[in-house]
RNA sequence: AGAGUUUGAUCCUGGCUCAGAACGAACGCUGGCGGCGUGGAUAAGACAUGCAAGUCGAACGAGGUUAUGAGAGUGGGUAACUACAUUCAUAACUUAGUGGCAAACGGGUGAGUAACACGUGGGUAAUUUACCUCAAAGAUCGGGAUAGCUCCUCGAAAGGGGAAUUAAUACCGGAUGUGGCUGUUGAAUGCAAAUUCGACUACUAAAGGCGGGGAUCCUUCGGGACCUGCCACUUUGAGAUAAGCCCGCGGCCUAUCAGCUUGUUGGCGGAGUAAAAGCCCACCAAGGCUUACGGGUAGCUGGCCUGAGAGGGUGGUCAGCCACACUGGGACUGAGACACGGCCCAGACACCUACGGGUGGCAGCAGUCGAGAAUCUUUCGCAAUGGGGGAAACCCUGACGGAGCGACGCCGCGUGAAGGAUGAAGGUCUUCGGAUUGUAAACUUCUGUCACCUGGGAAUAAUGGUAUUCCGGUAAACAAUCGGGGUAUUUGACUGUACCAGGAGAGGAGGCCACGGCUAACUCUGUGCCAGCAGCCGCGGUAAUACAGAGGUGGCAAGCGUUGUUCGGAUUUACUGGGCGUAAAGAGCACGUAGGCGGCGCAGUAAGUCGGAUGUGAAAGCCCACGGCUCAACCAUGGAACUGCAUUCGAAACUACUGUGCUAGAGGUGAGUAGGGGAAAGUGGAAUUCUCGGUGUAGCGGUGAAAUGCGUAGAUAUCGAGAGGAACAUCAGCGGCGAAAGCGACUUUCUGGACUCAUUCUGACGCUGAGGUGCGAAAGCUGGGGGAGCAAACAGGAUUAGAUACCCUGGUAGUCCCAGCCAUAAACGGUGUUCACUUGGUGUUAGGAGAUUUGACCCUUCUAGUGCCGGAGCUAACGCGUUAAGUGAACCGCCUGGGGAGUACGGCCGCAAGGUUAAAACUCAAAGGAAUUGACGGGGGCCCGCACAAGCGGUGGAGCAUGUGGCUUAAUUCGAUGCAACGCGAAGAACCUUACCAAGGCUUGACAUGCCGGGAUUAAUCUGCUGAAAGGUAGAGGAUUGCCGCAAGGCGUAACCGGCACAGGUGCUGCAUGGCUGUCGUCAGCUCGUGUCGUGAGAUGUUGGGUUAAGUCCCGCAACGAGCGCAACCCUUGCACUUAGUUGCCACUUCCGGUUUACCGGGAAGCACUCUAGGUGGACUGCCCUGUUCAACAGGUGAGGAAGGUGGGGAUGACGUCAAGUCAGGAUGGCCCUUACGCCUUGGGCUGCACACGUGCUACAAUGGCCGGUACAGAAGGAUGCUAGACCGCGAGGUGGAGCAAAUCCUACAAAACCGGUCCCAGUCCGGAUCGGAGUCUGCAACCCGACUCCGUGAAGUUGGAAUCGCUAGUAAUGGCGUAUCAGCUACGACGCCGUGAAUACGUUCCCGGGCCUUGUACACACCGCCCGUCACAUCAGGGGAGUGGGUUGCAAAAGAAGUGGGUAGUCUAACCUUCGGGAGGGCACUCACCA
Repeated sequence: AGAGUUUGAUCCUGGCUCAGAACGAACGCUGGCGGCGUGGAUAAGACAUGCAAGUCGAACGAGGUUAUGAGAGUGGGUAACUACAUUCAUAACUUAGUGGCAAACGGGUGAGUAACACGUGGGUAAUUUACCUCAAAGAUCGGGAUAGCUCCUCGAAAGGGGAAUUAAUACCGGAUGUGGCUGUUGAAUGCAAAUUCGACUACUAAAGGCGGGGAUCCUUCGGGACCUGCCACUUUGAGAUAAGCCCGCGGCCUAUCAGCUUGUUGGCGGAGUAAAAGCCCACCAAGGCUUACGGGUAGCUGGCCUGAGAGGGUGGUCAGCCACACUGGGACUGAGACACGGCCCAGACACCUACGGGUGGCAGCAGUCGAGAAUCUUUCGCAAUGGGGGAAACCCUGACGGAGCGACGCCGCGUGAAGGAUGAAGGUCUUCGGAUUGUAAACUUCUGUCACCUGGGAAUAAUGGUAUUCCGGUAAACAAUCGGGGUAUUUGACUGUACCAGGAGAGGAGGCCACGGCUAACUCUGUGCCAGCAGCCGCGGUAAUACAGAGGUGGCAAGCGUUGUUCGGAUUUACUGGGCGUAAAGAGCACGUAGGCGGCGCAGUAAGUCGGAUGUGAAAGCCCACGGCUCAACCAUGGAACUGCAUUCGAAACUACUGUGCUAGAGGUGAGUAGGGGAAAGUGGAAUUCUCGGUGUAGCGGUGAAAUGCGUAGAUAUCGAGAGGAACAUCAGCGGCGAAAGCGACUUUCUGGACUCAUUCUGACGCUGAGGUGCGAAAGCUGGGGGAGCAAACAGGAUUAGAUACCCUGGUAGUCCCAGCCAUAAACGGUGUUCACUUGGUGUUAGGAGAUUUGACCCUUCUAGUGCCGGAGCUAACGCGUUAAGUGAACCGCCUGGGGAGUACGGCCGCAAGGUUAAAACUCAAAGGAAUUGACGGGGGCCCGCACAAGCGGUGGAGCAUGUGGCUUAAUUCGAUGCAACGCGAAGAACCUUACCAAGGCUUGACAUGCCGGGAUUAAUCUGCUGAAAGGUAGAGGAUUGCCGCAAGGCGUAACCGGCACAGGUGCUGCAUGGCUGUCGUCAGCUCGUGUCGUGAGAUGUUGGGUUAAGUCCCGCAACGAGCGCAACCCUUGCACUUAGUUGCCACUUCCGGUUUACCGGGAAGCACUCUAGGUGGACUGCCCUGUUCAACAGGUGAGGAAGGUGGGGAUGACGUCAAGUCAGGAUGGCCCUUACGCCUUGGGCUGCACACGUGCUACAAUGGCCGGUACAGAAGGAUGCUAGACCGCGAGGUGGAGCAAAUCCUACAAAACCGGUCCCAGUCCGGAUCGGAGUCUGCAACCCGACUCCGUGAAGUUGGAAUCGCUAGUAAUGGCGUAUCAGCUACGACGCCGUGAAUACGUUCCCGGGCCUUGUACACACCGCCCGUCACAUCAGGGGAGUGGGUUGCAAAAGAAGUGGGUAGUCUAACCUUCGGGAGGGCACUCACCA
C1' cells in the first nucleotide's frame, strides 16, 4: 500500500467481497510448564445451606463459670483435715439486656433515567457537616422512671399482655451564660437580598469514666474530699472532610411527532426546608416554551478498540459520579437514609402451620435450579493493606490478601544439540531411468531447561504489646501520663512457596489450518452436476491442483481454525475529502419572508480573531526516561501530555458593531427604438360543411386492391343566394417577444418588460432565497353556452391464421366561449440563479458612433440579443468551449448499488381522477454511462457468382438397379444424417471377407518376447476311432543333437509339454488426441514490424478516387515497409523448330512374287512425312488508334500471329469457422473384459418387406424400331495372364493352341454416323419388367444368394402435379470403348478415353450465396440472439382483513392501606407548675387533606 468481481475486450460510474487490528467471547480439533491478568454479557428470573456488621465491662444493673479470701452450716473423722450445699468480697472470663458509637462506609447490579443524571467551568451574600484538628469558655444542684431479672398469663409458633423491683454517660427539671440566638438601634464596607464592629433586651448547656499522688480533712474503713493526667461531656468560633442546591456550555435517533403548556409563566403574602425557589397554598396578572411537545433507545465519564489523522464504534475489568435493592407507596431514627443484609402498608411469589396465624427477600461471597452458544471453589487467612468499635490488649471484616477451576487473554520457556549417505527400509509419484519424504531416521558423541526424586531454604514483619532504659513535654512531683529513640521477647494465610544444590535419564511433552485466483503452498487415487465445497468470483455432467482420502508442500504454533461483533480498507455521507448535460442527482417557472453572503474611505469599540499570565483539566491509562521481578508480560518512580474550560492583561490587520463620508454595484430622470409580450372591444376575406334555387345525368367516393357509405326521392360536378362555427395561407427567417408555460389576419383602447444614447439625481438601497405566494401545455372534472371541421369511445367495411390495430366509411364526448377546479409532461439546453475573469473566426436581429456618400449601399467600430465553427482549459468519453460543461465567488435545490417503488401505511391538498411527502421486509451481484471490435438488420451505397434472367437437357409419374429411413428378425454387424449423409466407407458380402446371430469347442491361447521346471523311445510326418467341422483320443514314426567321461552316467539344449509374466479385444470415449479429410471457397481476403493517433480496448496501414478475375494495378493519403493468400513458376493440350529413328513410318529408289494394265503382297534401302519422346522457341497489352488531367486500365471485325488479353484444362485451398467427420484404415492417452467383450469351427445373417426418400438405368418411340451393307478412334490392360487363325454349338461357350513379359502379339468387330429396305402412330415390329422351360461358365459349394445364353411369356409406361437439378463451347446433349477391384459377379456404379456436336446471356429489379464501405443495436453461445406479459402448481416476504390476545398511554368517575400534616367534642397520662381542685405537655383514638 491494495486486490477480486459487470464486458468478446476497454475506460468510467457504482455496489458487493477479501487481505489488517481488536474482543468479558462461543463452537470444532488438539493440549507440556510457569508468570501476570481475567471469567453470568442471557432471566433486575427464582433461590436450599453457610458466612458477609459489629464492638465497647475504662457508661450501667443483673445472671453464670473459675480462682482467691472471709464467714457461719451439715455429714465423715479422735484430731489434723476432708466432702457437700451456701453467704459476702475481689479478680478473670462469659451471657442476654439498658446505654454509646458504627450500621448512610465498604461490597453488588445497571432495571429505570434523554435528566443539571453525567462531563467541564462557575455560583452559594441561599446552606448543612457526627467522628478529627485548633482556639475560647464551662462542666453546678436535683428528680422520676424503665429494660433486664422474678412471678402470673395468651399463643402451635412467631410473638405478646399484666404485676412487682432496679442502674446508668438513658430520661427530665432548676442554676450559671464566655458565647449563640430573637427584637430595636448606631457606624463602616459592598453592585447586591448582606457582612463586620458596637449599645440595650428576651431566650438558651453539660455526664461522667479510668489512672497516679504526698501533706491535711472526712469516712460506713471499701474509700472520699484535695492535687494531677488521660478519655468522655456542654456552648461558641475557625479549619479540614463530606454533602445539598443553582447556573453557562457539551454529548443519541425520529418531522410519516409541529405546535406544547393552567401550577402552566410572573407578582404579592404565607406554609415548608439545613438551604434559594410554584417546592406547596391563597389571591392577582396572562403569560411561558419551540427542534419545544410526543415516540423509540440508552446509566454517564476518565477511558477502551480502530484509524495516518479527522473521525467511527464502545463504556466489561480498574477509577469518579448517578440510580436501584422482590414490585409499588410511605415515613421513622439519625450529623447523614426516605436506608441491599432497618420499620410500616399493599401486591405477586415461596415456605411453616395445630388453619387461628406467621415467616422470607443472594443485583454481598461461595453455591443451586432455570433460560442460554456461554462464564469458576458451597476454599484458606485476617499475616499484610484498609474499615468499624475500644484507653488498650483485642474483637469483627466473603473489603482485602491468597490459593483453586477455565489455553479466556497477554508474556516467557520447553518438547533436545552436534555429527551422520549403504542417500537404508517403508510411504508416495514415475517418462520405470528414477525422483521425493531426507540429515530426516537408524547410529555416534554430548547437554540437562521444564516436569520427576532427594536435600537446603528466603523476602513480604513494619508496627503494636510487655519488660527495661535514654531524651523531651505536662505536672508541685523522681509518680502517673504523652511524644521520640535503644535493647530483649513475640506475630506468615500464601508455604516448606520462590530460589539454591545434588541425582537420574533424550528419557515424559506437537498440533491445527490451508494448498483454483485474490493468497504463501501440487501431485496421485476415488467420485461422476452425484456426494459434496464455497468469503467473492465460482468448482463437480469419467483424465477435478476447487468434492473425499493419501503423499508432499506452505503458514501459525500450545495452540490452530470457524462463527459473531466493531473500526479499517470505504475519498462508499467526502470538515480534512465527492458529486448533479448523457452514469444516481437542477425544483416546471418566477416573486419574495426568515436566514446566509455582501462595494470604496475615515474614526471608535473589542464580540469573533491573535498573544501573554493565573487557576483548573482526579488517580490510573497512552507516550518518554530510569528502575524492580533471570527476560518479557506485569509493577514502581519521575516527566511530558491531557489539543478543553474559566478568569485576567494586551494587540487592532481582517470579520462584526457604532458613527461619518464616497460613487464604480443597484435604482431614478430625459430623448429615442424594435417586437406574434398581456387584456378587452370591434372588423375582414379565403376555405370546409349545411340550407334554398338554377343547370345537368349516372354515377360519386375511397383504396395497394376493394368494400361499407352517398346517389334516379336526381347525388358527384357547376352557378347564384343565405346560415353558422372554428382557424388565420402567402409574408415566415436556427428571425422577434415573454420568467416559464407560451405568443402569428386587421383596427382601436388599456397595460408589463427590454434595448440604445445622454450622465444633471439617490447613495450600497445589493445577490440568493428554507417555509410562503402567484403563474403553469395537453388531457381531465363541475355549471352554463356553442358546435362548421376534426375526432378518443363506438358501429360498419377491409387486411389477417386471428386483427379488440395500422387502411377506409361514419361518428359521440372533447376540441371553442364564460365562471371555477386540477398542478402534472422527454414542463428538455435532459445544463438552478447572480457576479467577475479568460485567444478567435463567421452569420443574423435592435440601437448608436466614425468615415464617406446619389443612396436605406459598402467599410471601421461600441453595446444588447440570437446561431454556427473552433483555441487554451475541462471531461470517463461523447463533447463543452466569452450564451462554458473553462477559472473563481455567493446562495438555494438535489444524489449515495439494482429491483421492491415513486409503491404501502400515515399526514396534507383535491368534487373525482389523482397529486405531494415517502419507507420497510424480501431479493440480486450486479444495474449503469461512453466508446471499441465483430455479428446481425424484412437499414443504405458499390460489386461478383449458371445466383436470377435467356436457353438446352433432366429429376419429381412407370418398371428395374442401388443406397438410406422405417418395420421385421436369433442376427438383419458398425459408421456417415441440411447444404457438406443417402451408386457414401465398400476399386466388387455365395464360404472366406465378417466385425453380427445360433450351436459345438480351446484357455499362455490364432500371434510376440522373457523366465522356471520337464525334455532324446523327442519333433515333423503318417494312420485308426469319434465328430458338421474345429477339436478330442489312440497308435505308428523316428530327422536333427553339443560337452565331459573308458563306461555307467552327468551337464546343457532345439522343437515340444507344464507353469509364471503376458498375449489378445472391429469393446467405450473423434467431447482426451496425432494424422488425414469435408465445408465456407480458388471466395479475396487474413495479418505483422516500426512509426503516428487514442487514458484505453483499439485505430491508422487495409479507408478514399479509379481499375481488375483478384488487397490486380495506379493516384492520393501519418504512414512506411513486410509476410501468408492472388498471379506466375509445375503438368497437359493447341503451333513451329531441332535431336533421335525401333517394335513406328513407307514419299522417293530398287528387288522378288502375283495379276490383263491400274494394282496387291513381300524384301532391301531410307528417316523425307506421320508418329513417338527429349530439348528449344512462341504471347508480353509488346505495336497502332480512341477514351481517361496523368497513370493503371478499358475499348477496337486494328495489325501481325497457330494461339490475344489469366488461350483451354489440371495440380495448387491463406488466417480461420463448424467441439464438422473418422478410436472400424493405421497410430494413440484413459477406462473396461481376461476358461472371455479373446481364439477356432459349422450353419445362418449383412440380400429379410405393408411403406417413405435419394441417386441412377431402360423407356414411353418415326430426329424412331428392326434387317442388310459400308467407314472412322483414343486411352488402357495382358503370365495361376491376354489368347489369334482353325473346328463344334442358334448362342452363352467348348475343343485346340500360333504369337506375346508387349509402339512388334492379343483383348479388339468401336458405336452413333452413312447407304439401302421395312414398319405407318397402335400399348404397336414401341417398351422390356415378370414368370416358365432348357442351358453355359466360375468355384469345395450357385437353396437361401452369382452372372450369362437360347426358346417362350410380354407388366407398367403414350413425356410425368406442386416443386426441383445440371450446364456458357469442343461445353450441354448424345454414341460407343477401356481400366481398377475381381475365381465369378449384382457395374445400370466409379474412374478414364475418343466420336458426333448445339442453343442462349436484354440485363442485375427480384431469389440464393459472397466481398467492401457506412449506419442502428439492450446481440457477443453473436437474430436458430436477446427478451415481455398472462396463466397453472409450490414456497417466502410485505400490505389489507370479520375479528382476537398482550403492553403502554390520555380523559372521566369511584374507592382508598400505611404514613405525614391539620383538627378534635372521646379516652389515658411518672418527672414540671399548682391555690392540690387542677393545669401545661404528651400518648391513644376519631376526623379532614394528600396519596400507592